RNA sequence: CGGCACUCUCAGGGCGGGGCGAAACUCCCCACCGGCGGUAACGGGGCCAGCCCCCGAAGCCCGCGAGCGGCCCCGGUUCUCCGGGGUGUCAGCAGACCCGGUGCAAUUCCGGGGCCGACGGUCAUAGUCCGGAUGGAAGAGAGCGACA
Numbered sequence: 001c002g003g004c005a006c007u008c009u010c011a012g013g014g015c016g017g018g019g020c021g022a023a024a025c026u027c028c029c030c031a032c033c034g035g036c037g038g039u040a041a042c043g044g045g046g047c048c049a050g051c052c053c054c055c056g057a058a059g060c061c062c063g064c065g066a067g068c069g070g071c072c073c074c075g076g077u078u079c080u081c082c083g084g085g086g087u088g089u090c091a092g093c094a095g096a097c098c099c100g101g102u103g104c105a106a107u108u109c110c111g112g113g114g115c116c117g118a119c120g121g122u123c124a125u126a127g128u129c130c131g132g133a134u135g136g137a138a139g140a141g142a143g144c145g146a147c148a
Stems, first nucleotide, its partner, number of pairs: 002147001004145001006143005016030004031128002033117002035064004042056005059115002067093002069090001070087007097113005119131003
């Protein structure tokens, strides 16, 4: 340094102002936010000085996660619904970007204009409030062990 086994820790942000109204952080106008891995011409650093190495960098490019749905099991209920558990060899839902510039190369840089956001609840429709959740988890880091 590498893959592997085990253990531990960590792992999501945001309604401020105004309007209508009996009532809205839910509607309307303005505002605010952006999980994890990859890619990356941008930024920073290193010395072996070579477009070599290291670190950071995309909400809407490629994947992943939670959630919903499907299927299975259990309980209640009684023919439909409620609660709990399992399952991704169930990918059905699973969001959203264009234009101009530079360039060999950019949906990543620069400029401009756009767009998106699970489920349940609610005196009124929610990315931002409350709840499942003191949960789960993509993954990140550390410890320890054997092996080559």
Description:
RNAcentral holds the sequence, with entries from Rfam and Ribocentre. FMN riboswitch aptamer (RFN element) from Roseovarius nubinhibens, 148 nucleotides, folded computationally. The coordinates come from a structure-prediction model, not an experiment, and the mean pLDDT is 77. It matches the Rfam family "FMN riboswitch aptamer (RFN element)". Its family is annotated with FMN binding in the Gene Ontology. About the family: The RFN element is a highly conserved domain that is found frequently in the 5'-untranslated regions of prokaryotic mRNAs that encode for flavin mononucleotide (FMN) biosynthesis and transport proteins.